[in-house]
RNA sequence: GCGGGCAUAAUAUAAUGGUUAUUAUAUCAGUUUUCCAAACUGAUAAUACGGGUUCGAUUCCCGUUACCCGCU
Numbered sequence: 001g002c003g004g005g006c007a008u009a010a011u012a013u014a015a016u017g018g019u020u021a022u023u024a025u026a027u028c029a030g031u032u033u034u035c036c037a038a039a040c041u042g043a044u045a046a047u048a049c050g051g052g053u054u055c056g057a058u059u060c061c062c063g064u065u066a067c068c069c070g071c072u
Stems, first nucleotide, its partner, number of pairs: 001071005007065001010025003018055001026044006048064005
């Protein structure tokens, strides 16, 4: 330099163009318990960035950035 893949919450994941973005862990609050732990209930928190297509984009297209793999 060229080609391919990937980017969603503090962490790990699902969502296949459609209304409040899923689940678990974690964190916070509550219930329970003599206390702790466990269990149960509730809450918080995310689509890497910029543009395009579309009535509508996490999803499709282009570019940038970061990471991974391969070729030279």